Notes: A computed fold for a 543-nucleotide part of an RNA from a metagenome, annotated as small-subunit ribosomal RNA, 5' domain. The prediction has a mean pLDDT of 82. It matches the Rfam family "Bacterial small subunit ribosomal RNA". RNAcentral holds the full RNA, with entries from SILVA.
[in-house]
Context: one part of a larger RNA
RNA sequence: GAGCGAACGUUGGCGGCGUGGAUUAGGCAUGCAAGUCGAGCGAGAAGUCUUCUUUCGGGGAGACGGAAAGCGGCGAAAGGGUGAGUAAUGCGUAGUCAACCUGCCCCCGAGAUCGGGAUAGCUUCUGGAAACGGGAGGUAAUACCGGAUGGUCCAGCCUGGAGGCAUCUUUGGGCUGGUAAAUGGUAGGGAUCUUCGGACCUUCUGCUCGGGGAGGGGAUUACGUCCUAUUAGCUAGUUGGUGGGGUAAUGGCCUACCAAGGCGAUGAUGGGUAGCUGGUCUGAGAGGAUGGUCAGCCACACUGGGACUGAGACACUGCCCAGACUCCUACGGGAGGCUGCAGUCGAGAAUCUUCCGCAAUGGGCGAAAGCCUGACGGAGCGACGCCGCGUGGAGGAUCGAAGGCCUUCGGGUUGUAAACUCCUUUCAAGCAGUGAGGAAUGUACGUAGGUUAAUAGCCUGCGGAUUGACUUUAGCUGCAGAAGAAGCUCCGGCUAACCCUGUGCCAGCAGCCGCGGUAAUACAGGGGGAGCGAACGUUGCUC
Numbered sequence: 001g002a003g004c005g006a007a008c009g010u011u012g013g014c015g016g017c018g019u020g021g022a023u024u025a026g027g028c029a030u031g032c033a034a035g036u037c038g039a040g041c042g043a044g045a046a047g048u049c050u051u052c053u054u055u056c057g058g059g060g061a062g063a064c065g066g067a068a069a070g071c072g073g074c075g076a077a078a079g080g081g082u083g084a085g086u087a088a089u090g091c092g093u094a095g096u097c098a099a100c101c102u103g104c105c106c107c108c109g110a111g112a113u114c115g116g117g118a119u120a121g122c123u124u125c126u127g128g129a130a131a132c133g134g135g136a137g138g139u140a141a142u143a144c145c146g147g148a149u150g151g152u153c154c155a156g157c158c159u160g161g162a163g164g165c166a167u168c169u170u171u172g173g174g175c176u177g178g179u180a181a182a183u184g185g186u187a188g189g190g191a192u193c194u195u196c197g198g199a200c201c202u203u204c205u206g207c208u209c210g211g212g213g214a215g216g217g218g219a220u221u222a223c224g225u226c227c228u229a230u231u232a233g234c235u236a237g238u239u240g241g242u243g244g245g246g247u248a249a250u251g252g253c254c255u256a257c258c259a260a261g262g263c264g265a266u267g268a269u270g271g272g273u274a275g276c277u278g279g280u281c282u283g284a285g286a287g288g289a290u291g292g293u294c295a296g297c298c299a300c301a302c303u304g305g306g307a308c309u310g311a312g313a314c315a316c317u318g319c320c321c322a323g324a325c326u327c328c329u330a331c332g333g334g335a336g337g338c339u340g341c342a343g344u345c346g347a348g349a350a351u352c353u354u355c356c357g358c359a360a361u362g363g364g365c366g367a368a369a370g371c372c373u374g375a376c377g378g379a380g381c382g383a384c385g386c387c388g389c390g391u392g393g394a395g396g397a398u399c400g401a402a403g404g405c406c407u408u409c410g411g412g413u414u415g416u417a418a419a420c421u422c423c424u425u426u427c428a429a430g431c432a433g434u435g436a437g438g439a440a441u442g443u444a445c446g447u448a449g450g451u452u453a454a455u456a457g458c459c460u461g462c463g464g465a466u467u468g469a470c471u472u473u474a475g476c477u478g479c480a481g482a483a484g485a486a487g488c489u490c491c492g493g494c495u496a497a498c499c500c501u502g503u504g505c506c507a508g509c510a511g512c513c514g515c516g517g518u519a520a521u522a523c524a525g526g527g528g529g530a531g532c533g534a535a536c537g538u539u540g541c542u543c
Stems, first nucleotide, its partner, number of pairs: 001543004006539005013389006019382002026345003030342003035074003040071002047064007081300003090225008100217003105213007113147004122137006153178011184205002187202003192199002226272003233263003238260008275297004279290004302323005325336004353379001355378003361375001362373004392423004403414004427484001430479005438470001442466002445463007487532005492513003498527005508515002
């Protein structure tokens, strides 16, 4: 000199864009943060209407209606938070998988047959303070189960071709065995059949098997990745082999047996510290320091362990066990997990609103309308940072006002500064008016084309209408008046800026040198000056 997620002191007008729990990965009241689908299924409350009845309180039946709950599907493994752990099961770069998996999405091929038994909700009985259950009865499905069929799918055997990287890969033929499904849902309909339910045809969607793709993940190799030798030896599943198990998959990943190996001064092992990277800061560069916000990867979710479900988890707001802590209890037993968004206590030098909205972007579900979304979009608070603007402009002295300060008492200085005259009105505040853009979709309506037997339905295009939290938006215009807006540090040298008074090695200053013991430009005050300016200084840290 530059920089900072800064803090402290004094001061403080406005705006834009950023940014804000760095310490206790300490404890948490409260609300919200993951639902959705009735076009998978059964059942159907309140309410409204009609009707019957009544002891005028009400009760029964039918239609519309669609809540809460349940079964089922998809999602909940994403998004969001944090950096505890981790020095390598991590990260970065470049490869490999002939050792692998992949829901939703896209493309291609083939198929979807015949049956069955349950169960929740519900009804009823019952246990418990509660959390939560137990028995009986009966019911549905795109829930579950069995049989059939079946392929270039899987396994085994025989056989031919091509290729490679050792195990092998790929492709053709034959035989044996094995393995699937929901023709379910929606909309429409001219003819035909009809038991009047539909069959049948068409549209869209869903289901099963196989092949390919995209994107995602898993495994593995090489190199790089802090300090310490006042850590020198470490290792028995240890190193390798064989058989077996396990996994989507290789492998001591696990197990039995066999062998005795494996690593290490090119630093093993131990200890300390630490999430890694793109980047960021500094520097001419080399380098040094750093990893907050944003992006990629990893790890974690009260602490420790475990598996289940699933395409995917060993799962932040799922389950089980143990522990600590908090809460409820009828003392028998139960409930909980903010390192999500706000907020609270604590500790701390120190870090914000218990706000608005799904209008946009994105995500989940759904055919769609739509619902959900503390992701996100916005607003609020903080000079925390960067940038921009303003606090007025011009004129104004042969009398340089007053006041202050200094003085050699003549004067000098503050100082064109003020007053005064003329002018302007940014920004703020107030009132009034005007007013973009973020809106594209979707939906219904109208219309054209395609599909089709069809002027249904569906798909595509066009047209006008509709959809804004922010929003009293940004911006623009008018009104009025200099009106509302300047401080902080320093003045001995380094280092720009000097006098007076007080004090008297005292009180004090200080980054270094050093000032102060009676004329202190170094302390304190005053006047004056220098620097920066909505900031200025101090402290801490980095180069």